Record summary:
The RNA shown here (SAM riboswitch aptamer (S box leader)) has 89 nucleotides and comes from an Actinomycetes bacterium. The sequence was found by an Rfam model in a public genome assembly. The organism belongs to Actinomycetes, within Bacteria. Model confidence (mean pLDDT): 79 of 100.
RNA sequence: ACCGCAUCCAGAGCGGCCGAGGGACCGGGCCUGUUGACGCCGCGGCAACCAGUGAUUUUCACCAGGUGCCAAUGCCCGAGCGAUGAUGG
Numbered sequence: 001a002c003c004g005c006a007u008c009c010a011g012a013g014c015g016g017c018c019g020a021g022g023g024a025c026c027g028g029g030c031c032u033g034u035u036g037a038c039g040c041c042g043c044g045g046c047a048a049c050c051a052g053u054g055a056u057u058u059u060c061a062c063c064a065g066g067u068g069c070c071a072a073u074g075c076c077c078g079a080g081c082g083a084u085g086a087u088g089g
Base pairs, nucleotide, nucleotide: 013043014042015041016040017039021032022031023030026078027077028076029075044070045069046068049066050065052062053061054060055059
């Protein structure tokens, strides 16, 4: 340094509009939603992959432009698709 296994799953708001579902496809759970979810808009935030800058340069630090995210472990299980690895033939 690479691969496998075990264990663990953190963080993040407010306002406006909408009006019945939502939790990525399918099935089953479970949770959530008229005390207004989901979605859209505005501002805000979390985080640090890419970019930028610096250095003691296989890395670390700074920054926060581009993504991403802001219920529950990417909610859980199964199935499907793709990739990789192992074993057997």